[in-house]
RNA sequence: UGAGUUGGCCAGACUGUCGCGGCGCAGGAAUGCGCGGAGGAAAGUCCGGGCUCCGUAGGGCAGGGUGCCAGGUAACGCCUGGGCGGCGUGAGCCGACGGAAAGUGCAACAGAAAACAUACCGCCGAACGGUGUCGCAAGACAUGCGUGGUAAGGGCGAACCGGUGCGGUAAGAGCGCACCGCAUCCGUGGCAACACGCGAUGGCAUGGAAAACCCCACCCGGAGCAAGGCCAAAUAGGGAAACGAUCACGCGGCCCGCGUGGUUUCCGGGUAGGCUGCUUGAGGUCAUCGGUGACGAUGAUCCCAGAUGAAUGACAGUUCUCGACAGAACCCGGCUUAUCGGCCAACUCUCCCA
Numbered sequence: 001u002g003a004g005u006u007g008g009c010c011a012g013a014c015u016g017u018c019g020c021g022g023c024g025c026a027g028g029a030a031u032g033c034g035c036g037g038a039g040g041a042a043a044g045u046c047c048g049g050g051c052u053c054c055g056u057a058g059g060g061c062a063g064g065g066u067g068c069c070a071g072g073u074a075a076c077g078c079c080u081g082g083g084c085g086g087c088g089u090g091a092g093c094c095g096a097c098g099g100a101a102a103g104u105g106c107a108a109c110a111g112a113a114a115a116c117a118u119a120c121c122g123c124c125g126a127a128c129g130g131u132g133u134c135g136c137a138a139g140a141c142a143u144g145c146g147u148g149g150u151a152a153g154g155g156c157g158a159a160c161c162g163g164u165g166c167g168g169u170a171a172g173a174g175c176g177c178a179c180c181g182c183a184u185c186c187g188u189g190g191c192a193a194c195a196c197g198c199g200a201u202g203g204c205a206u207g208g209a210a211a212a213c214c215c216c217a218c219c220c221g222g223a224g225c226a227a228g229g230c231c232a233a234a235u236a237g238g239g240a241a242a243c244g245a246u247c248a249c250g251c252g253g254c255c256c257g258c259g260u261g262g263u264u265u266c267c268g269g270g271u272a273g274g275c276u277g278c279u280u281g282a283g284g285u286c287a288u289c290g291g292u293g294a295c296g297a298u299g300a301u302c303c304c305a306g307a308u309g310a311a312u313g314a315c316a317g318u319u320c321u322c323g324a325c326a327g328a329a330c331c332c333g334g335c336u337u338a339u340c341g342g343c344c345a346a347c348u349c350u351c352c353c354a
Base pairs, nucleotide, nucleotide: 002349003348004347005346006345007344008343009342010341012319013318014317015316016315017314018313020037022035023034024033025032026031039325043336044335046334047333048332049331050330051224052223053222054221063220064219065218066217067216068082069081070080071079072078083097084095085094086093087092098215099214103213104212106208120154121153122150123149124148128146129145130143131142132141133140134139162180163179164178165177166176167175181204182202183201184200185199186197187196188195189194228276229275230274231273238267239266240265241264242263243262247261248260249259250258251257283302284301285300286299287298288297289296290295320323
């Protein structure tokens, strides 16, 4: 100089006028004054919690979730650090990353064969059968058709029963040996995942796939602010008391009997409506300390939207690099997704100069 990686930050600025909704003060009211009024994602509603009610959720079954190790946290599927595997020259990035020696199922096409061993081409052999030649015969030779050995080589496939070399053999083969790999055990380091060992044993067994069922370990009660609490019209209905009443109506031929019915007052539930829940909170900022870090502790300091048809806007001026995605609705921690342009820090690679 160019190209990158990771982490963090900003999200036009200032002024004036008129509005909108909140709180405080003054006022009888109208109104006036003062203070403050969206985000990094307020979004998706995908996880985790607080809070509330139902309820008592101790154990088991069913169902769901999570899944290398250690730590952080109120908790998590989040975050930090580490291990292993993959990618990248590198800074770094990505990973549902427990179990396939409990069982069941699965593997298209191709191929001889897809999990239990097998053999299409090939390689090798010649005991037996066949065939051919020679021979009177016995038999000899040939062939490699049946048959036997093999798994080097070829071929199929995403994947085929350890790899390389030497020996060995008729040809071959962990058949034997050396090295590499693998498995089990041991030792050393580490809290652990795991790593290392010219330590031992084993000739290799135990192919893949669990984002198929399943097994193992751990976690999970349900519903959600339209939760929940309080106040409380009208109408209808419920309960109680008093009055009315030897009353009226219905059933009935009549009696008995049965059923229904009025007025007033009070009570409780509950609808409309109103109030609350509602924003001081696992809160922000700064400093110091502990920790590699996520984070934690202590001290000081600050108060920073709370609507309910639901506010946060419009206009004008100056200025710059000419401004993206988008808007609260109980609250908080995450993840994911959208986003103009720019800034800062650390680090990497390339080239050049000293």
The RNA shown here (Bacterial RNase P class A) has 354 nucleotides and comes from Halothiobacillus diazotrophicus. The sequence is in RNAcentral, with records from ENA and Rfam. The organism belongs to Halothiobacillus, within Bacteria. A source record names the gene rnpB. It matches the Rfam family "Bacterial RNase P class A". Rfam's curators write: Ribonuclease P (RNase P) is a ubiquitous endoribonuclease, found in archaea, bacteria and eukarya as well as chloroplasts and mitochondria. It is annotated as a ribozyme.